[in-house]
RNA sequence: GUCCCGGCCGAGCCGAAUCGCGCCGGCUCCGGCCGGCGCGUACGGGGGACCCAGAUCCCGGGGCGAAUCGACCACUUGGUCGUAGCGCGUCAGCGCGAGCCCGACAGCUAACUCCGGAGGCUCGCAUCUGAUGACCA
Repeated sequence: GUCCCGGCCGAGCCGAAUCGCGCCGGCUCCGGCCGGCGCGUACGGGGGACCCAGAUCCCGGGGCGAAUCGACCACUUGGUCGUAGCGCGUCAGCGCGAGCCCGACAGCUAACUCCGGAGGCUCGCAUCUGAUGACCA
């Protein structure tokens, strides 16, 4: 000097998912930090009239989310290629296009009412300039 691994803390991205206070426990560089529980909170979602829309039955139907739809292959649970749509970005380009839930039931919807307020990942010097070296012509 380079590479790899780990710790602390910090920063960034997706997402509604942030922040505050209290209690308990742990760590501490004594500044604080982490975990659990509780109460709030920025923010987010569902149900729910008149009117309007729609009408029943069957293949059920519905919600969150960007995450829908199609073709082909396979013969079943899957694969390939696209795609509505979505995200990042130094705007060159690079990714995603899942999953979960309700349980026969829900259009919109004022009053009203019920919930969520997670998780996952990335980085930890950056930029500019100069000198020198190697290689090629």
Molecule: c-di-AMP riboswitch aptamer (ydaO/yuaA leader)
Organism: Solirubrobacteraceae bacterium